[in-house]
Model confidence (mean pLDDT): 81 of 100. This is a predicted structure of a 74-nucleotide RNA (transfer RNA) from a compost metagenome. The sequence is in RNAcentral, with records from ENA. It matches the Rfam family "tRNA". About the family: Transfer RNA (tRNA) molecules are approximately 80 nucleotides in length. By type it is a transfer RNA.
RNA sequence: UGCAGAGUAGAGAAGUGGACUAUCUCGUCGGGUUCAUAUCCCGAAGAUCGAAGGUUCGAAUCCUUCCUCAGCAA
Numbered sequence: 001u002g003c004a005g006a007g008u009a010g011a012g013a014a015g016u017g018g019a020c021u022a023u024c025u026c027g028u029c030g031g032g033u034u035c036a037u038a039u040c041c042c043g044a045a046g047a048u049c050g051a052a053g054g055u056u057c058g059a060a061u062c063c064u065u066c067c068u069c070a071g072c073a074a
Base pairs, nucleotide, nucleotide: 001073002072003071005069006068007067010026011025012024013023018057028044029043030042031041032040050066051065052064053063054062
């Protein structure tokens, strides 16, 4: 320098244009259960989806540029 990939709650993933609410598991917090702890059950908080701009009635999703990460080639 070129190519292709990834970036979504504290951690790991799903969602690839549609409705007012971005889902799951683990974790955290509160409650129940227990003599107590763990397990189990119920509930809650937590991500404006890497940044900015564009297309569209509507964007996490499509387009452009940039940033970061790991890879291949030179």